This is a predicted structure of a 1476-nucleotide RNA (small-subunit ribosomal RNA) from an uncultured bacterium. RNAcentral holds the sequence, with entries from ENA.

[in-house]
RNA sequence: AGAGUUUGAUCCUGGCUCAGAAUCAACGCUGGCGGCGUGCCUAACACAUGCAAGUCGGACGAGAAAGCGGGGGCAACCCUGUGAGUAAAGUGGCAGACGGGUGAGUAACACGUGAACAAUCUACCCUUGAGCGUGGAAUAACCCCGCGAAAGCGGGGCUAAUACCGCAUGACAUCCUCUUAUUGCAUGAUGAGGGGAUCAAAGGCGCAAGCUGCUCGAGGAGGAGUUCGCGGCUGAUUAGCUAGUUGGUGAGGUAACGGCCCACCAAGGCGACGAUCAGUAGCCGGCCUGAGAGGGCGAACGGCCACACUGGAACUGAGACACGGUCCAGACUCCUACGGGAGGCAGCAGUGGGGAAUUUUGCGCAAUGGGCGAAAGCCUGACGCAGCAACGCCGCGUGGAGGAUGAAGGUCUUCGGAUCGUAAACUCCUGUCAGUGGGGACGAAAGCCCGAGAGGGUUUGACUGUACCCGCUGAGGAAGCCACGGCUAACUCCGUGCCAGCAGCCGCGGUAAUACGGAGGUGGCAAGCGUUGUUCGGAAUUACUGGGCGUAAAGGGCGUGUAGGCGGGAAGAUGUGUCGGGAGUGAAAUCGUACGGCUUAACCGUAUCAAUGGCUUCCGAAACUGUUUUUCUUGAAUGCUGCAGAGGCGAAUGGAAUUCCAGGUGUAGCGGCGGAAUGCGUAGAUAUCUGGAAGAACACCAGUGGCGAAGGCGGUUCGCUGGGCAGUGAUUGACGCUGAGGCGCGAAAGUGUGGGGAGCAAACAGGAUUAGAUACCCUGGUAGUCCACACCAUAAACGAUGGUCACUAGUUGUCGGGGGAUUCGACCCCCUCGGCAACGACGCUAACGCAUUAAGUGACCCACCUGGGGAGUACGCUCGCAAGGGUGAAACUCAAAGGAAUUGACGGGGGCCCGCACAAGCGGUGGAGCAUGUGGUUUAAUUCGAUGCAACGCGAAGAACCUUACCUGGGCUCGAAGUGCUCUGUAAACUCAUGAAAGUGGGGUAUCCCUUCGGGGAGCGGAGCAUAGGUGCUGCAUGGCUGUCGUCAGCUCGUGUCGUGAGAUGUUAGGUUAAGUCCUGCAACGAGCGCAACCCUUGUCCUUAGUUGCCAUCAGGUUAUGCUGGGAACUCUAAGGAGACUGCCGACGUCAAGUCGGAGGAAGGUGGGGAUGACGUCAAGUCCUCAUGGCCCUUACGUCCAGGGCUACACACGUGCUACAAUGGCCGGUACAGAGCGUCGCAAGACCGCAAGGUGGAGCAAAUCGCAAAAAACCGGUCUCAGUUCAGAUUGUACUCUGCAACUCGAGUACAUGAAGUUGGAAUCGCUAGUAAACGCGGAUCAGCAGGUCGCGUUGAAUACGUUCCCGGGCCUUGUACACACCGCCCGUCACACCAUGGGAGUCGGAAGGACCCGAAGGGCCCACAAGGUCUCAAGGUCAGGCCGAUGACUGGGGUGAAGUCGUAACAAGGUAUCC
Repeated sequence: AGAGUUUGAUCCUGGCUCAGAAUCAACGCUGGCGGCGUGCCUAACACAUGCAAGUCGGACGAGAAAGCGGGGGCAACCCUGUGAGUAAAGUGGCAGACGGGUGAGUAACACGUGAACAAUCUACCCUUGAGCGUGGAAUAACCCCGCGAAAGCGGGGCUAAUACCGCAUGACAUCCUCUUAUUGCAUGAUGAGGGGAUCAAAGGCGCAAGCUGCUCGAGGAGGAGUUCGCGGCUGAUUAGCUAGUUGGUGAGGUAACGGCCCACCAAGGCGACGAUCAGUAGCCGGCCUGAGAGGGCGAACGGCCACACUGGAACUGAGACACGGUCCAGACUCCUACGGGAGGCAGCAGUGGGGAAUUUUGCGCAAUGGGCGAAAGCCUGACGCAGCAACGCCGCGUGGAGGAUGAAGGUCUUCGGAUCGUAAACUCCUGUCAGUGGGGACGAAAGCCCGAGAGGGUUUGACUGUACCCGCUGAGGAAGCCACGGCUAACUCCGUGCCAGCAGCCGCGGUAAUACGGAGGUGGCAAGCGUUGUUCGGAAUUACUGGGCGUAAAGGGCGUGUAGGCGGGAAGAUGUGUCGGGAGUGAAAUCGUACGGCUUAACCGUAUCAAUGGCUUCCGAAACUGUUUUUCUUGAAUGCUGCAGAGGCGAAUGGAAUUCCAGGUGUAGCGGCGGAAUGCGUAGAUAUCUGGAAGAACACCAGUGGCGAAGGCGGUUCGCUGGGCAGUGAUUGACGCUGAGGCGCGAAAGUGUGGGGAGCAAACAGGAUUAGAUACCCUGGUAGUCCACACCAUAAACGAUGGUCACUAGUUGUCGGGGGAUUCGACCCCCUCGGCAACGACGCUAACGCAUUAAGUGACCCACCUGGGGAGUACGCUCGCAAGGGUGAAACUCAAAGGAAUUGACGGGGGCCCGCACAAGCGGUGGAGCAUGUGGUUUAAUUCGAUGCAACGCGAAGAACCUUACCUGGGCUCGAAGUGCUCUGUAAACUCAUGAAAGUGGGGUAUCCCUUCGGGGAGCGGAGCAUAGGUGCUGCAUGGCUGUCGUCAGCUCGUGUCGUGAGAUGUUAGGUUAAGUCCUGCAACGAGCGCAACCCUUGUCCUUAGUUGCCAUCAGGUUAUGCUGGGAACUCUAAGGAGACUGCCGACGUCAAGUCGGAGGAAGGUGGGGAUGACGUCAAGUCCUCAUGGCCCUUACGUCCAGGGCUACACACGUGCUACAAUGGCCGGUACAGAGCGUCGCAAGACCGCAAGGUGGAGCAAAUCGCAAAAAACCGGUCUCAGUUCAGAUUGUACUCUGCAACUCGAGUACAUGAAGUUGGAAUCGCUAGUAAACGCGGAUCAGCAGGUCGCGUUGAAUACGUUCCCGGGCCUUGUACACACCGCCCGUCACACCAUGGGAGUCGGAAGGACCCGAAGGGCCCACAAGGUCUCAAGGUCAGGCCGAUGACUGGGGUGAAGUCGUAACAAGGUAUCC
């Protein structure tokens, strides 16, 4: 000192949370010792028992007993001594008002602090003055009698005193009076002197000296009482309170002032600087926290106050209205003989109860202190000690050194190892604490006695045989708790599988959890450790120090003005604030500093140390502030001269338009919408003309123009009236600013009464739209809108920006005024004052932005804010006719809510652009039959995967067995296959039986290589070990590969610059391109991956080469053929080159890039085609190609075999084939390709078969031979529009081929059969040129099987105006409440569950006040006494009203709750802009 948490990311605002310290604590786990402290915070609840206040015989009278001893007596017993002048009790004195406890009450002079008493008292103590003479009458104890259960009481009799009462004396006391001095702010006070009046006393001890006590004074000390200034809680949803109330006079009362009490008189007193009322609370020194300022607290220790079962009251006394006294009342408890009595732990222990929770019915007066006493001494639960409790603080220990095989064991592991870990074992030591033996304190000196004195003598320890010291023993008896995802130090394995659970906040857990539970390890603290509660801190999150208010919460709607706050220049006075110095006080303890004492520390002590920010008082200063006096003119105001204006109010008046009415003309429609309809119109509308009526509003001018405080103000004229500006500098002389309350004004809507009502138009009605449409649109239409008067008082009443003053660069426009210059005049131009605007520097701001009209820099005053929701709600009060307004919470709930900006994504936002995207065309699909795939269904199984585009003739380039993963059945278990090792047999092979086969069981024959003949090796078989195997799961654990956006033109980086930052810039802009292609510009400059090019192929030419290809010329030959010689020209083949680059010309274009046109050229602007796929997206696809983590199976989820299935079939979809015919079918004839393939092969000619095919086999490992016939086309013929000579499904029969085998389930052939189908609904697909369409050919797979697929060539079109629209995409921009990104987000009702809360007929309770009734004890008064009366008064009772709390059928809204219902309101122009 900060950190976590709102976002995709950022900055800010803002709340929540954490780390710290503390605690009278409690709880959980654990627990060795000692020291010092602390210990009912709850029930001021109730208390058994014991103790806590007595003492004095030196004030007084009286005075035992037991026991012991002696004597008498038989004994019972008696006498006597002692016990003893003792005990117990009494009179009397002093003390029980201290000490100890508690915090209920109290918001108060209760407390703190400082003053005052000239308004007071004071026992004991100290100092001092004076005195103490003389008498008297009682009474308790005791004795007797009586009552009562008891407590206790009554009567009679005796007696003493330091008890009580006279008389005397008496002042420096008190009172009256006279004289006088000093003094105070004052009432007055003090002193001196004279006279008068009043009032005292007690003795005791001692041989004595004397001591002690007593009385009246004075002084002191300490104590008490009273008064005052100042100070310290909350609520205004408590605003008025008060009748002894405020004051006066007189009397009373008190120690004393005083309405303290009483009589009379007056009508005051308090309050927004918060009275009254309500709530809460003992106050302080201090304690905790904090850097401090503050905040919280008021245990222990100390000071003060209050209280003592509850309430009231007095008595005694120096002192009390009295904790362990009295009286009364009440509640409660106890005793009782029922008549009456007793009691008060908030003293120390202790008990019950309450509670999360708080100790022993201990020892001692040894010390300190207190009471009494002359003293000894007695008393003392004050106190000193001990006990219990880790409750706190402090200290100590649980061992130290060495010790690697890095033991065993645990854990992890990549299986190598790592770690616990020098840790242990083991070796050598030490001896704190505990244990044990011995020794053994301090705290103690007073007092007392002796003594003339100096001095001497002597007693006393609860704690305690404790602390401490010495010895002995032996590592022995002594470690836990919490945490380990981030904050926050510390990580792995297993288990679990949104379960169980964790959690302070964020958040973890749905099969690989460092977050749950366990384990190992690690971190932290340690006799403790965690948790919980509370306080301060962090929190500058109430901001005095030290915050804010344009958009985050927050400026009052605006003015006027009261109180208050603040306030111009000069001079003087004063000395309020202020400043300096002195004095007093600020108790001690605490805290700080220094030193010291316990071994240390905690703890304790000492200090004329420091501090106690305060208050009081004295002296001084006079700048500033205040007050006051005088003065000034610049602030403010007034005057005078002008000016602009929708400023306000009233009256009058004008034209255009709308509607209505009347009339004319005129005829079938009008009106309205996206399109319609309702509506109006043949009873004559709309349209048009003329005339009239009515109400409302004032086009153009008109303007980021004007005026006003705001709301607001707009035709014209007149009247009345407010404010502003400029000029002038005459007048006043600070008269100013702000403004809590108050008062006034205050859009629209709304309300009341009365008018008015043309248009418009909530409600309402109808018509549409729609799934619905209580809406948007349309046709109507009433309040209202207008006027007068009276209410209402709110708005996104906004510049979301309170008012005033001063200061701080400018530029421009405009409105109003003045001046200069100029002009005939006006403008333009310059200066200046006041407004309204735009931009912009400094500065400010989180940013956006503001910026002389501040959101800058300062001053003054006011209002307001303190997380979101609940809620501007409830209750209360207040205003209002009502509607409603003002004021304005809480419970509960969330960890966010929010502002600005950024990057994306999205929009039924915008701009630009592209693509067979649309359009223009051609041909299809969707209808039929069949093929094929999929869904579904079925099944023992119909194996699995692929599922919008981007699954569906897809994996599968080919399921009869095999494949095969599925099903049924039969088998095997080191296994069907592979590797290593050990042992063993033996070549491999062949063959028989059985069986569906796999397999099982036999049989014999025969032998490869090397050899040193022992054997070894390869291969094969068997046994064993380690291993295997899995098309089982997870593509959401993965690699690799692939699809898609998309061959779209994009995606990024470095450096620099800008920004607090996310980010931006570059990559945007102007052009251009197929292209982020290029050019130009530019705070950017460069670069990378993409584009393009390089590569392949095709199109032209050249060179080289010339067989298997070619044949122009020459020659030969054939029915014919490059057949032969030959040729190297051509074609072709296949290698290398050339060619195309906007290169040339023109136009356009920024002298550019480039575009358009042209020339040349085989080809022209990327010539055509291919390969090539950026950063990334879709948890896209694939664990069944392969690889692979984890999990699962192991006589099976492995493996072998036979058969079946993957080929099922009511149905639905995709992709295809063939058709529906004449641009055709059929028959016959005749042409022209390319690219491929072939020895487990292609197979010619020939022969057979109608054919599939068969026989046979030349040739060919192929530019040589073969597949091989190309087909459409062309020529000729036929058919003539029909379910046909179209179409060929289906079915029958007979065959062919492949294959171990065509039944399920192959292809083909022939003959026969001849279905649907006559161009296909909504919808939908492909294609822009050698393309579409049409036609055939070949390959892969493959024994066989092609309508699929991959290739090849042949024939060969149509159309594109164009980019409005649909789809997809790119760039820029805009809005956003989206970021899982529009398949987003999100609102309200309803339904369900839970929670708190308002209302509510009421019901119950509490506290306080009022009126009245009654009235104990006590006190006052009357009364000679007594009795009695009267006043006051606690408790009690009655009545009415207000306040607070609890509860209440029912009811209102609110909050919360993974997957309920209905809609779609908001966020994009959110599909009707949104909001108030």